RNA sequence: UCGCGACAAAGGCAAAACUGGCGAAAGCCAGCGACGCAAAGCUACAGGGGCUUCAUUCUCCUUCCUGGGGAGGACAGCCAGCCAGCCGCCGAA
Repeated sequence: UCGCGACAAAGGCAAAACUGGCGAAAGCCAGCGACGCAAAGCUACAGGGGCUUCAUUCUCCUUCCUGGGGAGGACAGCCAGCCAGCCGCCGAA
């Protein structure tokens, strides 16, 4: 240095629930709280995958029909504690 990950040491992060706020929603922020995490650090424009549908738009279906409803896609938004990319503390076997 690389690999690896200890009933090691110093520490760190913080799921769900609850409260308040933002958002149409997914979800995010703060408090509280710990399920857990060797990357539960960063990255959504390295990449894959997943979620949402207020508005706009395309296609199809339906209908009490110049309107309404439903489904799928595009755009847009979101998730890193799904896989992953990048950086990184310590040093037993």
This is a predicted structure of a 93-nucleotide RNA (c-di-GMP-I riboswitch aptamer) from Paenibacillus whitsoniae. Its mean pLDDT, the model's own confidence on a scale to 100, is 84. The sequence was found by an Rfam model in a public genome assembly.